[in-house]
Context: one part of a larger RNA
């Protein structure tokens, strides 16, 4: 390179927007670049290959023709692909109607529970555990009311439920912002796909300033266990978890399954729209689940939300360990990311 792959054996990029490139709906006209025929000319000889010939054969020579898949002229076809008009509506958008949703940004607000303060009741114990200590209390704890504060989470609803590109998102509520889906069929007229590089966002830990600290709790201290116990349990407790600004850019960023877009048995649940027929939902789009048929698959399985039958762009994979390691470059404040081998070995 060819071929084969990628849910679990190596492999789908963490999402998305989008630049170049790559592709791309229907119908007519033209063009003839690309395809396709014919002719001309060029593709040196030698090699190769085939025919016939000389060296006694053969190796080698000499003829003849093949062949040189290629350029270039030129003359013609119009099916597809381009290109260039012109139309068109199913892709795609857009405009209107009503509706859903824990979608996102700011702001107010609530109650339970937790601490912690005061006041009061009131005595000796309380916490802890597999048993125990340590810890906490006669300077009055625990416990039980009353009152303040003070952060962080929002029970019950709540689901095989919803929204979001993906990360994710859950008390009430108000402004703002943004999106699917349905329906109407008014308007645009192919404006779409996919997307190397790039730009955004991107869970937790983590750093930086500056605030905030109840609860919980890496390090730590101490009681326990235990041969030990740098641990599992206890008692405490610092980052930190919150917030605001700004950085990191990583994950079993998992459906371990890229986006699109066509097509292909059936039965059921449920969400949100239209809703025939009338009072109950038939049927129907658009999600979100379960069973399962052919088919696919090494099975497991998966089956219209394909891992099924096509098709287009991207990203990856090529035996294990050295390895996501050196070295270099690029990012970062810094931890560390991001790109990424080799010797040697099995």
């Nucleotide at each position: 390179u060819u071929g084969g792959g990628u849910u679990u054996a190596a492999a789908g990029g963490g999402u998305u927007c989008g630049u170049a490139g790559g592709u791309g709906g229907a119908u007519a006209a033209u063009u003839a670049a690309g395809u396709c025929a014919g002719a001309g000319g060029u593709g040196a000889a030698a090699u190769c290959c085939u025919g016939c010939a000389g060296c006694u054969c053969a190796a080698c020579u000499g003829u003849a023709g093949a062949a040189u898949u290629g350029c270039c002229u030129u003359u013609g076809a119009u099916a597809c692909u381009g290109g260039u008009u012109a139309u068109c509506u199913u892709g795609a958008g857009u405009a209107c109607a009503a509706a859903u949703g824990a979608a996102g940004u700011a702001g107010g607000c609530g109650g339970a529970a937790u601490g912690a303060g005061u006041c009061a009741u009131g005595u000796a114990g309380c916490g802890g555990u597999g048993a125990a200590a340590u810890g906490c209390a006669u300077a009055g704890a625990u416990a039980u009311g009353a009152c303040u504060c003070a952060g962080a989470a929002c029970a019950c609803c709540a689901a095989u439920u919803g929204c979001g590109a993906a990360g994710g998102c859950a008390g009430c509520u108000u402004a703002c912002u943004a999106a699917c889906a349905u329906g109407u069929a008014a308007c645009u007229g192919a404006c779409g796909c996919u997307g190397a590089g790039g730009g955004a966002c991107g869970a937790a830990a983590g750093c930086g300033u500056g605030g905030g600290g109840a609860g919980c709790g890496a390090a730590c201290a101490g009681g326990a266990u235990u041969a030990g116990a740098u641990a599992c349990c206890c008692u405490g407790g610092u980052a930190g978890u919150c917030c605001a600004c700004g950085c990191c850019g990583u994950a079993a960023a998992c459906g371990a399954u890229c986006a699109u877009c066509a097509c292909u048995c059936g039965c059921u649940g449920u969400u949100g729209g239209c809703g025939a027929u009338a009072u109950a939902c038939a049927g129907u789009c658009a999600g979100c689940g379960g069973c399962c048929a052919a088919g696919c698959g090494a099975a497991a399985g998966u089956a219209u939300u394909a891992a099924g039958u096509g098709a287009u762009g991207c990203a990856c994979c090529u035996g294990g360990g050295g390895a996501g390691u050196a070295c270099g470059c690029c990012g970062g404040c810094a931890a560390c990311g991001g790109u990424g081998a080799a010797a040697c070995u099995c």